[in-house]
The RNA shown here (Glycine riboswitch aptamer) has 89 nucleotides and comes from a Gammaproteobacteria bacterium. NCBI's taxonomy places the organism under Bacteria, Pseudomonadati, Pseudomonadota, Gammaproteobacteria. Its Rfam family is "Glycine riboswitch aptamer". Its Rfam clan is "Glycine riboswitch clan". The coordinates come from a structure-prediction model, not an experiment, and the mean pLDDT is 81.

RNA sequence: UAACUUCUUUUGGGAGACACCUCUUUAAUGAGGGGCCGAAGGCGCAACUUACCCGGAAUCGCUCAGGCAAAAGGGACUAUAAGAGGAAA
Numbered sequence: 001u002a003a004c005u006u007c008u009u010u011u012g013g014g015a016g017a018c019a020c021c022u023c024u025u026u027a028a029u030g031a032g033g034g035g036c037c038g039a040a041g042g043c044g045c046a047a048c049u050u051a052c053c054c055g056g057a058a059u060c061g062c063u064c065a066g067g068c069a070a071a072a073g074g075g076a077c078u079a080u081a082a083g084a085g086g087a088a089a
Stems, first nucleotide, its partner, number of pairs: 001089001004086006011079003018034001020033004035068003041064001042062003048056002
C1' cells in the first nucleotide's frame, strides 16, 4: 500500500400471512373463538467438521415471542457513503 473481512451509523431497496367470527360495532383494541405467516429475537438439527468424543450452521425446521386490509411501524438480507478495527499478499 492493500484484496478481503468485523462492528456502528446515514441514505435507499426489502417478502409472507383472516377488512375472519361473536359480544351494540368501519378499522384499532376491550374481551373471547378459531385460522394462518416467518425475514426482529429465541430454540433445535447434519451423512459435513473432528482420529474419536464434546461441540459447531443456515435463507432448513419449530412457532415461545412477534406478525396477518391499506397506511404507519417493524423487518433477515442487501447497496451506497462515512467512522473504528483486523488483514492474505